[in-house]
Context: one part of a larger RNA
RNA sequence: CACCGCCCGUCGCUCCACCCGAGUGGGGAAGGGGUGAGGCCUGGCUCCGCGAGGGGUCGGGUCGAACCUCUUCCCUGCGAGGGGGGAGAAGUCGUAACAAGGUAGCCGUAGGGGAACCUGCGGCUGGAUCACCUCCA
Numbered sequence: 001c002a003c004c005g006c007c008c009g010u011c012g013c014u015c016c017a018c019c020c021g022a023g024u025g026g027g028g029a030a031g032g033g034g035u036g037a038g039g040c041c042u043g044g045c046u047c048c049g050c051g052a053g054g055g056g057u058c059g060g061g062u063c064g065a066a067c068c069u070c071u072u073c074c075c076u077g078c079g080a081g082g083g084g085g086g087a088g089a090a091g092u093c094g095u096a097a098c099a100a101g102g103u104a105g106c107c108g109u110a111g112g113g114g115a116a117c118c119u120g121c122g123g124c125u126g127g128a129u130c131a132c133c134u135c136c137a
Base pairs, nucleotide, nucleotide: 003101005098008094009093011091013088014087015086016085018083019082020081023078024077025076026075027074028073029072030071031070032069033068034067035066038063039062040061041060042059043058044057045056046055047054048053104125105124106123107122108121109120110119111118112117
């Protein structure tokens, strides 16, 4: 490369990460309950021993690994499906915006619509054009 311009959204294709997700797998933390190896302290009875001491057995107390179970929480893998987002020379539909962009635009809100959007109400000028008033040159 200057309107044969620019440009918006739906839809379609490819890739990427993300969010939700019935669930499902793994790891961890805390707490409650239970079982409980074993250690320590201690009492009775009993056996061995001259003795020091040692053994057996029945209890009490205490510490307590490990396991089972319940509750709560944390991290992480997978996950049908759902959701938008980003990127990608030449896909589809229209043409919303940029000129008064052909209904000025935009903001808020409500309703509606394949999509950009449309309509109502309120607001703004960052609106073109025309006329008038005031001021300045």